[in-house]
Context: one part of a larger RNA
C1' cells in the first nucleotide's frame, strides 16, 4: 500500500450492479416450498337439453358440458438448504472395467393373442376422544394373476430338445350395417421382447494437496489361496477350511483439525494465505440404527425400531421434526419482507389447454461493497459586520459572504412511453400420413390475445438556487500552527515518546491539510 459476507463511532443526497446469520448443524408458533393425468378406470355429484312416469314439482332414461374423494401411472432420487461428519479414491487429475446399471429420450427388428380371480371407492354395521380401525356385500381397469407365441436373451447338453419371464388400450375420423352396442378401416399415443446410441450413474488403478515423532511399532477377516454365498457387478463384501501372512522412519498406528475443487486476496514473480457469493463432486437431513418401494434412495418436507425433546388426549393412546422461503426467540459486535407474478428461462405431469413450481424473474429493507452524478455557475473589494491572532500600524478567515446576471442535472409535480412476447389459440392455403376433399403432423401467411416488474427505463414541460457535507488529522515518520485553558494532573500514544507555568504532542477555539456520501477506528489476511 492492497483486500473484506465485515462490525463500531460520527455523518448521510440520488442512481446502476453486486452482496447480506462467518457465532447455536440451537430450539421452533404460522403460512407457503410436489404435484399432475377423466384421452387408463368404476363411481359420485352440479347445470343444462331431449324424452318418460306422475303424486306438478319430483322421480327415472338419455345426451352434453364442468367437478373430482377413490383404484391406477408418471414425478416425487430432480430442483432448493447446510458443512456435522469426513485426512478418505472424498475431492482433483490421468487412466481402466473381458468385472457393470441405465426410467424417460433417438435409431432399427419382430409382436401387441385368449381366458380368469380380486378389490378400494361405494352401501351397510361396529369400535375409539383422537389418530384412526375392523367386519358383511356390490363393481371397474392400462391394477393383478393364468395360458398361447419367441427373431432374441438365460441355464444346460452337445445338436436332438428341455425349462423360466413375457405383452394393448384411448381418443378422434370414415365407410357399411344398425333400435343400439359389438365388428371392420385407418390415425395417434401407449404397451412387450430384443439390438444399438445418447446422457446418467456404479466399481478399479497411478500421481497430487493440513499439522504432531512430548504418538514408533501396527493388524487376526487382518494378508493371501481354495469353495460357496452375496452383488447390476471385481473383491475378505460374507462365510467354511488352508497358510502366516500384510503395514511402517519414502512416518504406518495413535493424537489434533479440516467438506475438496475451478477459483479469490495479495505478490514483480516464486509464493502465502483463503475456499462467502457464482460453478463441479462429496456428505448430511431432530439423534443412532434398518430395509422397503423403485430404472434410481437406504429417500430432507416417505416407512419401521429405538432416544431426546415439543405438542394433544375423555389417561387407553396419538402427533412432530425450517440445515427449503419468509418469519420467532435464542446466541452474539453482527448479517434483511411472515412481499409480487408465473410475464420471461427452466423444470414435472398432460395429447393438448392447461395446472404445479419460495426453483426462477422481480419488489422490499441496509452506505454492506463497487461505479457514476449532485449539492450549483459568472461576477462582485467598501477587502463589510463577526471570529481569531497582533508587534495595535495591521494580518487572517476571504471573492468566501452579502448584493448582480445565469442555469436547472438529480430530486419535487405533471404529460407521453419503449424492450423484455414468441409461443398457445382462431383462420387460410401448401405438404406428409391415409381409401378419403376426415382426422392428425410439419411449414407458411394472417388475426386476436397474454407484462410480475410498473406510477419501468426513456423522453417532454413547470416551479424555483431552490431540496442535499461531512470525517480524521496538523511533535517526528507524515501533507498541514497559531492562541487560550491545564501543570507528571487530567490526558494523548501505531512506534520514538509528549504533559512537573511559556505544551506546534493533552483540552477548546481560530487557522491550515488529507479524503469526500462518506470518513476513522477495531478484527483478521497479504
Nucleotide at each position: 500500500g492492497g483486500a473484506c459476507g465485515a462490525a463500531c463511532g460520527c455523518u448521510g443526497g440520488c442512481g446502476g450492479c453486486g452482496u447480506g446469520c462467518u457465532u447455536a448443524a440451537c430450539a421452533c408458533a404460522u403460512g407457503c416450498a410436489a404435484g399432475u393425468c377423466g384421452a387408463a378406470c368404476g363411481g359420485u355429484u352440479u347445470a343444462u337439453a331431449a324424452g318418460g312416469g306422475c303424486u306438478u314439482g319430483c322421480c327415472c332414461u338419455u345426451a352434453u358440458a364442468g367437478a373430482u374423494a377413490g383404484u391406477g401411472g408418471c414425478g416425487a432420487a430432480c430442483g432448493g438448504g447446510u458443512g456435522c461428519g469426513u485426512a478418505a479414491c472424498a475431492c482433483g487429475u490421468g487412466a481402466g472395467c473381458a468385472a457393470c446399471c441405465u426410467g424417460c429420450c433417438c435409431c432399427a427388428a419382430a409382436g401387441u393373442u385368449u381366458g380368469g380371480a380380486a378389490u378400494a371407492a361405494c352401501a351397510c354395521c361396529g369400535g375409539g376422544a383422537a389418530a384412526c380401525c375392523g367386519a358383511u356385500g356390490c363393481u371397474a381397469a392400462u391394477a393383478c394373476c393364468a395360458a398361447a407365441u419367441a427373431u432374441g436373451c438365460u441355464c444346460a447338453c452337445a445338436c436332438u430338445a428341455u425349462c423360466a419371464c413375457a405383452a394393448g388400450a384411448u381418443a378422434g375420423a370414415g365407410u357399411g350395417a344398425g333400435g343400439a352396442a359389438a365388428g371392420u378401416u385407418u390415425u395417434u399415443c401407449g404397451c412387450u421382447u430384443u439390438g444399438g446410441g445418447a446422457g446418467g450413474g456404479g466399481c478399479u488403478c497411478g500421481c497430487g494437496g493440513c499439522c504432531u515423532a512430548u504418538c514408533a511399532g501396527c493388524u487376526u477377516g487382518u494378508u493371501g489361496g481354495u469353495g460357496a454365498g452375496g452383488u447390476a457387478a471385481a473383491g475378505g463384501c460374507u462365510c467354511a477350511c488352508c497358510a502366516a501372512g500384510g503395514c511402517u522412519g519414502c512416518g504406518a498406528u495413535c493424537g489434533g483439525u479440516a467438506g475438496c475443487u475451478g477459483g479469490u486476496c495479495u505478490g514483480a514473480g516464486a509464493g502465502g494465505a483463503u475456499g462467502a457469493u457464482c460453478a463441479g463432486c462429496c456428505a448430511c437431513a431432530c439423534u443412532g440404527g434398518g430395509a422397503c418401494u423403485g430404472a434410481g434412495a437406504c429417500a430432507c418436507g416417505g416407512c419401521c425400531c429405538a432416544g431426546a425433546c415439543u405438542c394433544c388426549u375423555a389417561c387407553g393412546g396419538g402427533a412432530g421434526g425450517c440445515a427449503g422461503c419468509a418469519g420467532u426467540g435464542g446466541g452474539g459486535a453482527a448479517u434483511u419482507u411472515u412481499g409480487g407474478a408465473c410475464a420471461a428461462u427452466g423444470g414435472g405431469g398432460g395429447c393438448a389447454a392447461c395446472c404445479c413450481u419460495g426453483a426462477u424473474c422481480c419488489a422490499g429493507c441496509c452506505a454492506u461493497g463497487c461505479c457514476g452524478c449532485g449539492u450549483g455557475a459568472g461576477u462582485g473589494a467598501a477587502g463589510a459586520a463577526g471570529g481569531c491572532c497582533u508587534u495595535c500600524g495591521g494580518g487572517u478567515u476571504g471573492u468566501a459572504a452579502a448584493g448582480c446576471u445565469c442555469u436547472u442535472u438529480c430530486g419535487u409535480g405533471a404529460g407521453g412511453g419503449a424492450a423484455g412476447a414468441a409461443a398457445c389459440g382462431g383462420u387460410c392455403a401448401a405438404a406428409g400420413u391415409g381409401a378419403a376433399u376426415a382426422g392428425c403432423u410439419u411449414u407458411g401467411g394472417u388475426c386476436a390475445c397474454u407484462g410480475a416488474c410498473g406510477g419501468u427505463a426513456c423522453c417532454u414541460c413547470a416551479a424555483g438556487a431552490a431540496g442535499a457535507a461531512g470525517c480524521a488529522c496538523c511533535g517526528g515518520c507524515u501533507a498541514a500552527c497559531u492562541a487560550c485553558g491545564u501543570g507528571c494532573c487530567a490526558g494523548c500514544a501505531g512506534c520514538c515518546g509528549c504533559g512537573g507555568u511559556a505544551a506546534u504532542a493533552c483540552g477548546u477555539a481560530g487557522g491550515g491539510u488529507g479524503c469526500g456520501a462518506g470518513c476513522g477506528u477495531u478484527a483478521a489476511u497479504c